[in-house]
Molecule: transfer RNA
Organism: Bacillota bacterium
């Protein structure tokens, strides 16, 4: 210097061949239960899908770049 990979809730991940309201567990809120605590259940809530721009009716999803992080080659 070139390749290639990843970036989606506080964390770790799904999201398939672009399609209608972007999901799950964990942590963190409230609640039941319990003398009380942990366990259990159970409800709500949290996301400008890493930034710009492009294509299209329609983008997390395809494409350019830039940016973090990581592998290789040199």
């Nucleotide at each position: 210097g070139c390749u290639c990979c990843a970036u989606u809730a506080g964390c770790u991940c799904a999201g398939c061949u672009g399609g209608a309201u972007a999901g799950a567990g964990c942590a963190g809120g409230g609640g039941a239960c319990u003398u009380c605590u942990a366990a259990u259940c159970c409800c709500a809530a949290g996301g400008u899908c890493g930034a710009c721009g492009g294509u299209u009716c329609g983008a997390a999803u395809c494409c350019g770049c830039c940016a973090u992080g990581g592998a290789g080659c040199a």